[in-house]
Context: one part of a larger RNA
RNA sequence: AAACGAACGCUGGCGGCAGGCCUAACACAUGCAAGUCGAGCGCUACCUUCGGGUGGAGCGGCGGACGGGUUAGUAACGCGUGGGAAUAUACCCUUCACUAUGGAAUAGCCUCGGGAAACUGAGAGUAAUACCAUAUACGCCCUUCGGGGGAAAGAUUUAUCGGUGAAGGAUUAGCCCGCGUAAGAUUAGAUAGUUGGGGGGGUAAUGGCCUACCAAGUCUACAAUCUUUAGCUGGUUUUAGAGGAUGAUCAGCACCACUGGGACUGAGACACGGCCCAAACUCCUACGGGAGGCAGCAGUGGGGAAUCUUAGACAAUGGGCGCAAGCCUGAUCUAGCCAUGCCGCGUGAGUGAUGAAGGUCUUAGGAUCGUAAAGCUCUUUCGCUAGGGAUGAUAAUGACAGUACCUAGUAAAGAAGCCCCGGCUAACUCCGUGCCAGCAGCCGCGGUAAUACGGAGGGGGCUAGCGUUGUUC
Numbered sequence: 001a002a003a004c005g006a007a008c009g010c011u012g013g014c015g016g017c018a019g020g021c022c023u024a025a026c027a028c029a030u031g032c033a034a035g036u037c038g039a040g041c042g043c044u045a046c047c048u049u050c051g052g053g054u055g056g057a058g059c060g061g062c063g064g065a066c067g068g069g070u071u072a073g074u075a076a077c078g079c080g081u082g083g084g085a086a087u088a089u090a091c092c093c094u095u096c097a098c099u100a101u102g103g104a105a106u107a108g109c110c111u112c113g114g115g116a117a118a119c120u121g122a123g124a125g126u127a128a129u130a131c132c133a134u135a136u137a138c139g140c141c142c143u144u145c146g147g148g149g150g151a152a153a154g155a156u157u158u159a160u161c162g163g164u165g166a167a168g169g170a171u172u173a174g175c176c177c178g179c180g181u182a183a184g185a186u187u188a189g190a191u192a193g194u195u196g197g198g199g200g201g202g203u204a205a206u207g208g209c210c211u212a213c214c215a216a217g218u219c220u221a222c223a224a225u226c227u228u229u230a231g232c233u234g235g236u237u238u239u240a241g242a243g244g245a246u247g248a249u250c251a252g253c254a255c256c257a258c259u260g261g262g263a264c265u266g267a268g269a270c271a272c273g274g275c276c277c278a279a280a281c282u283c284c285u286a287c288g289g290g291a292g293g294c295a296g297c298a299g300u301g302g303g304g305a306a307u308c309u310u311a312g313a314c315a316a317u318g319g320g321c322g323c324a325a326g327c328c329u330g331a332u333c334u335a336g337c338c339a340u341g342c343c344g345c346g347u348g349a350g351u352g353a354u355g356a357a358g359g360u361c362u363u364a365g366g367a368u369c370g371u372a373a374a375g376c377u378c379u380u381u382c383g384c385u386a387g388g389g390a391u392g393a394u395a396a397u398g399a400c401a402g403u404a405c406c407u408a409g410u411a412a413a414g415a416a417g418c419c420c421c422g423g424c425u426a427a428c429u430c431c432g433u434g435c436c437a438g439c440a441g442c443c444g445c446g447g448u449a450a451u452a453c454g455g456a457g458g459g460g461g462c463u464a465g466c467g468u469u470g471u472u473c
Base pairs, nucleotide, nucleotide: 002472003471004470006469007468008467009466010465013345014344015343016342017341018340019338020337021303026301027300028299030298031297032296035062036061037060040059041058043056044055045054046053047052069256071254078181079180080179081178082177083176084175087173088172092169093168094167095166096165097164098163099162100134101133102132103131110123111122112121113120114119140149141148142147154161155160156159182228183227184226189219190218191217194216195215196214197213199211200210201209231253232252233251234250235246236245237244238243259278260277261276262275281292282291283290284289309335311334312333313332317331318329319328320327321326348378349377350376351375358369359368360367361366382414383410384409385408386407387406388405392400417462418461419460420459421458422443423442424441428457429456430455431454432453438445439444
């Protein structure tokens, strides 16, 4: 000198764009953040123009594996990069074929109970695109090649939306490998499913992934093992570059969801706002038993030098469901707060010498602040007041917002500070103080003439900021 997710002190006019718990992955009051479908199903309440419509709980389907948050753990095929073979893939696209015949339940509802509650038991009875059986099978699977196995679901406004099997595509994901990816040797040996094999199991799939048996291997000074630290990358910052430092915002990947463990469902999870078990904590309780998980958006306490509103809207973009209308969406788009940063603008312009008054200095003559002020002549950016008023939206629909912008009016009117002046380093005098009070980044100033302390005048620098502190190069 540059940079910052900064903080502190003094000061503070406007706008645009960005950014805003780096600390306690500490604990959380309250509200919201994932629903939707009546064109799958029965029941029920209300309205009705008797055609139907609106709502409710429930069964059923799809979605709650995305989106959003955090960085605790992880030194690892976690990430980056380049390859690979033994795989799956709901919704979407293409092609071929099919969509037949039956059955038994169950929730809701009703009746009777248990419980403080959460919730729950028994009986009667009902529907389906819920469940089951049978039939069929070009492709499909298994096969000892003889054969064996395997599917479906209908709905309505009659035009569509669906369902099943198979093949291909697309997308996404799982797996394997080469290389790269901290520090410490005051960590030198580590390892027993450990290393390999073939048998079996398991998986969508390869594999000690698991299991019994057999062999005794495997890694390591090119640093194994152990310890400490750490999410990785694109990037960011500095620099002429090499290199160093870093990994906020934005984007990709990974991991986590009160702590530890586990599976279920499903195309996909071992699942943030699902389930079960255990521990800690908090809450309710009729003491028998229950409920909860903000590292979602706001917000609270706490910690801290320090980091915002318990806002608006689904108008746009996108997502879920739905034939659709539409519903939901703290994703998102916006607004609010904060000079936190970057950028832009303003705080007036011209003229004006009696060089006014006043301040300061003085050799008392004067010098300087200084064209600075006043005065005169102008202008109106920004602000304020009033009127008009978009684009973003497509036929309609605008939260933002009467916003941006335009026009008129208003009056120089409302808008300047901070640090420094011994050298480094741009900028000097007076007074006060007297090794005191104090200053200080380094050298060093101060003990009676201090350009170094404090005040004043003057000056220098930057400017809605300036200085200090911290960190990096």
Record summary:
Predicted 3D model of a 473-nucleotide part of an RNA (small-subunit ribosomal RNA, 5' domain) from an uncultured Alphaproteobacteria bacterium. The full RNA is in RNAcentral, with records from Greengenes. Its Rfam family is "Bacterial small subunit ribosomal RNA".